[in-house]
Molecule: c-di-GMP-I riboswitch aptamer
Organism: Caldilineales bacterium
RNA sequence: GUCACGAAAAGGCAAACCUGUCGCAAGGCAGGGACGCAAAGCUACGGGUCUUGUUCCCCCCCCACGUGGACCCACAAGAUCGCCGGGUUACCGAC
Numbered sequence: 001g002u003c004a005c006g007a008a009a010a011g012g013c014a015a016a017c018c019u020g021u022c023g024c025a026a027g028g029c030a031g032g033g034a035c036g037c038a039a040a041g042c043u044a045c046g047g048g049u050c051u052u053g054u055u056c057c058c059c060c061c062c063c064a065c066g067u068g069g070a071c072c073c074a075c076a077a078g079a080u081c082g083c084c085g086g087g088u089u090a091c092c093g094a095c
Stems, first nucleotide, its partner, number of pairs: 005093002012037002017032006035082001041088003045085003048080007055070003
């Protein structure tokens, strides 16, 4: 120095909730606040989950409109890295 590991020390991040704000929404951002975290740093690459739209059913000779139902499958767009994995960077140094 590298890999693995996580005792100690110095620090770091910040769940739920509240307030404000952006968004159709999931959710994001800022402040307060700490449930926890050895990558709870970054990355949407693989999967999962969530949102929106298309879609499907009912009605109808057909078309249009409207009320209602389904959210199973599929497709498109988005969200989530504190859901899991991959990639990548990193403080300290006992066993």